[in-house]
RNA sequence: AGGGAUGUAGCUCAGUUGGUAGAGCAUGGCGUUUGCAACGCCAGGGUUGUGGGUUCGAUUCCCCCCCCCCCCC
Numbered sequence: 001a002g003g004g005a006u007g008u009a010g011c012u013c014a015g016u017u018g019g020u021a022g023a024g025c026a027u028g029g030c031g032u033u034u035g036c037a038a039c040g041c042c043a044g045g046g047u048u049g050u051g052g053g054u055u056c057g058a059u060u061c062c063c064c065c066c067c068c069c070c071c072c073c
Base pairs, nucleotide, nucleotide: 002071003070004069007066010025011024012023013022019056027043028042029041030040031039049065051063052062053061
C1' cells in the first nucleotide's frame, strides 16, 4: 500500500426500515440518619470524530480525511 470493524454525556454503551437523542455508573442538590454508607426523588452535562454530498429534514444513506483496534504482506 490492501482488507475489515469502530468513533454518540466524564466512563461503559443503546438508539433501523431518515422525523430532531437515551440508559446505567459517576457528579451536584434534596429527603432519610447523630453522622456516613445504602436507598428514594430531582437536576446539570451532547455542534452524534472532521469536512462535504443527497433530502423539506441525516447519529442513520453516500464520499474524503483523522484517531484507535484487528487481519494480510
The RNA shown here (transfer RNA) has 73 nucleotides and comes from Coregonus sp. 'balchen'. Its Rfam family is "tRNA". By type it is a transfer RNA. From the family's description: Transfer RNA (tRNA) molecules are approximately 80 nucleotides in length. Gene Ontology term of the family: triplet codon-amino acid adaptor activity. The family is grouped with related families in Rfam's "tRNA clan". The RNAcentral record of the sequence draws on Rfam. Model confidence (mean pLDDT): 81 of 100.